[in-house]
Molecule: Bacterial RNase P class A
Organism: Gammaproteobacteria bacterium
RNA sequence: GGAGCCGACCGGGCAGUCGCUGCGACGUGAGGCACACAGUCGCACCGUCGUAGAGGAAAGUCCGGGCUCCACAGGGCUGGGUGUCAGGUAACGCCUGGGGGACGUGAGUCCACGGAAAGUGCCACAGAAAAUAUACCGCCAAGACAGUGCUCAGUUUUAAUCCACUGCGUUGCUGUCGUGGUAAGGGUGAAAAGGUGCGGUAAGAGCGCACCGCGCCGGUGGUAACAUCGGUGGCAGGGUAAACCCCACCCGGAGCAAGACCAAAUAGGGGAGCUCGUCAUGCUCGAACAUGACAAAGCGUGGCCCGCGCUGCUCCCGGGUAGGUCGCUAGAGAUGCACGGCGACGUGCAUCCCAGAUGAAUGACUGCACUCGACAGAACCCGGCUUACAGGUCGGCUCCCGCG
Numbered sequence: 001g002g003a004g005c006c007g008a009c010c011g012g013g014c015a016g017u018c019g020c021u022g023c024g025a026c027g028u029g030a031g032g033c034a035c036a037c038a039g040u041c042g043c044a045c046c047g048u049c050g051u052a053g054a055g056g057a058a059a060g061u062c063c064g065g066g067c068u069c070c071a072c073a074g075g076g077c078u079g080g081g082u083g084u085c086a087g088g089u090a091a092c093g094c095c096u097g098g099g100g101g102a103c104g105u106g107a108g109u110c111c112a113c114g115g116a117a118a119g120u121g122c123c124a125c126a127g128a129a130a131a132u133a134u135a136c137c138g139c140c141a142a143g144a145c146a147g148u149g150c151u152c153a154g155u156u157u158u159a160a161u162c163c164a165c166u167g168c169g170u171u172g173c174u175g176u177c178g179u180g181g182u183a184a185g186g187g188u189g190a191a192a193a194g195g196u197g198c199g200g201u202a203a204g205a206g207c208g209c210a211c212c213g214c215g216c217c218g219g220u221g222g223u224a225a226c227a228u229c230g231g232u233g234g235c236a237g238g239g240u241a242a243a244c245c246c247c248a249c250c251c252g253g254a255g256c257a258a259g260a261c262c263a264a265a266u267a268g269g270g271g272a273g274c275u276c277g278u279c280a281u282g283c284u285c286g287a288a289c290a291u292g293a294c295a296a297a298g299c300g301u302g303g304c305c306c307g308c309g310c311u312g313c314u315c316c317c318g319g320g321u322a323g324g325u326c327g328c329u330a331g332a333g334a335u336g337c338a339c340g341g342c343g344a345c346g347u348g349c350a351u352c353c354c355a356g357a358u359g360a361a362u363g364a365c366u367g368c369a370c371u372c373g374a375c376a377g378a379a380c381c382c383g384g385c386u387u388a389c390a391g392g393u394c395g396g397c398u399c400c401c402g403c404g
Base pairs, nucleotide, nucleotide: 001400002399003398004397005396006395007394008393009392010391013368014367015366016365017364018363020053021052022051023050024049025048026047027046031041032040033039055375059386060385062384063383064382065381066380067255068254069253070252074306075305076304077303078302079251080250081249082248083247084098085097086096087095088094099113100111101110102109103108114246115245119244120243121240122239123238136186137185138182139181140180141179143177144176145175146174147173148172149170150169152167153166154165155164194212195211196210197209198208199207213235214233215232216231217230218229219228220227221226259326260325261324262323269317270316271315272314273313274312277294278293279292280291281290282289297311298310299309300308333352334351335350336349337348338347339346340345
C1' cells in the first nucleotide's frame, strides 16, 4: 500500500415562522355551596406557559412468554414440536462455550449433528448385477477339434544333408466350442462383497501378513459429547430417517376485536327438536308447584375415553345496541460503575422515567451548509429469529506485495 474476516454505532444537519397529540401548572368557565360583606368549588370548550413525543428493524406473524378468560382442571390415547454435550434465560425452535463434520492459505463461516445390528420402503438411467445381490469384457485349468513349433521314428530324396510327407509324444504357442474355477484387472454408475502394499496361487480372493477401517473388551484424560492408548476378532456388503419408523425430552385452548365496568335502547319476541324418569317431604287426595337425593340426556376453548363441574341443550326467523371509561404503559425496564464468569450472563450500588393515538398524533413553508440522505411509521407488552437497507464512522484480527 492492497485484499479480506468479525463486532459496534450514526442514518440527514442547523436556523426561523406556523401547526398536531399526551401530561402538568395557571386563567376563564354553565353552574353548585355559602352569604351582611366576603369567600369557596368548578365539567366541557378555549387561551398562555412548561415538558415529552415512532425503529434498528416499528416489517414478516415464524417461535417463546407476561397478562385476561374458559376453569375448580386431573389422567390416558391420539396429535404436534425439538433432536451433538454442557451452560445461560421467565421461556424458546433463541444465545454462549466445548466436541464432531464440511469449506477456506488464514482470520473465520456453515451444519435439519440421536438411531440403518428392531422392522418396512426407496436408490431413475446406465450396468452382468443396486441387497438373501452377479458374470458383460476379461484371467486360469484341463477336455474335444484345428493350425503351428520342437524331439524321436519312418518314407521319399541325395554321395550325405536340407526340403517335403506320415506317425507317436509334448500344458511349447495360438484359435474355436462346451465345462469348471475366479471377483484380483477393465467397463457402467453418486455408490458395486472395506482400502493400500507385500507374499501366495493354475489364475485369483483377508487366502496369509503389515498398516488403516469396522465390531467387541479394557486403561488414561474430561461433568459430558468425545479424544487417545492397548488387546482381540478376518470382519455383519452400501446409501437414504428433510422416507415410514424407533428412542429421548417438551406441549390445554382462545386471544386486547382477550376481558371488566357504566350508560342507553329493544320485542322477558316467534317457531321446531331432544330431555323433563324414580323416590321422599311440604298439603286430605290428585294434577300442578317448591325443595332434596339418585338416574338419564345434554353442555363445558384441538380430537377420543375416564374423571370432574353445571342443569337444561340444539337449530331457524325477527328486533335493539355499536356510546363511554378501564385494560393502556414503572417494565422479566434503561444507563453507569464494581465484583464473579472463557462467554452468554448473574449479583450489588447509584441514577433516570423515555409515545399511548383510537378513521388513527411529530406536518407544512423558507434559508444555509453538506457526506446530496437508504430500508421504512408504534396500536397490550416483552425476549428472540428471519428479511430489507444509499451513505458514513470506530475497534480488533488475517493474508499478499514492497521498503527499512